A computed fold for a 71-nucleotide RNA from a Minisyncoccota bacterium, annotated as transfer RNA. The prediction has a mean pLDDT of 84. It matches the Rfam family "tRNA". Gene Ontology term of the family: triplet codon-amino acid adaptor activity. The family's RNA type in Rfam is transfer RNA. From the family's description: Transfer RNA (tRNA) molecules are approximately 80 nucleotides in length. The sequence was found in a public genome assembly.
[in-house]
RNA sequence: GGGUCCAUCGUAUAAUGGUAGUACAUCGGUCUCCAAAACCGACAGCCUAGGUUCGAUUCCUAGUGGGCCCG
Repeated sequence: GGGUCCAUCGUAUAAUGGUAGUACAUCGGUCUCCAAAACCGACAGCCUAGGUUCGAUUCCUAGUGGGCCCG
């Protein structure tokens, strides 16, 4: 330099154009003599900037960061 894939709560991971889910973690509660476990609840997220669209996590373009392959 060329090609290809990826970027979503603190972590891991879904969502093929129509309310962003789940698990773990964290916090609060129930239970217990206390704690753990279990159960209930809460908090927290779409890499950035444009474009298309009534509507974009999703499609398109550029950028940023990362993985792999080729030279």